[in-house]
RNA sequence: CGGGGUGUAGCACAGCCUGGUAGUGCGCUAGCUUUGGGAGCUAGAUGUCGCUGGUUCGAAUCCGGCCACCCCGA
Numbered sequence: 001c002g003g004g005g006u007g008u009a010g011c012a013c014a015g016c017c018u019g020g021u022a023g024u025g026c027g028c029u030a031g032c033u034u035u036g037g038g039a040g041c042u043a044g045a046u047g048u049c050g051c052u053g054g055u056u057c058g059a060a061u062c063c064g065g066c067c068a069c070c071c072c073g074a
Stems, first nucleotide, its partner, number of pairs: 001073007010026004020057001028044005050066005
């Protein structure tokens, strides 16, 4: 320098192809249960979807640029 992949909640990820409420598991908080802990059950909180611009009635999703990390090539 060229090509490819990844980036979404505290952590691991799904959703993207086919635009239309932002979700799952673990974790966290409260309650119930227990002598207590653990397990279980119920409820709840937590997101500028890497950044920026464009398209669109509407963008995590489509398009351009950029950033970080990983892989391959030179």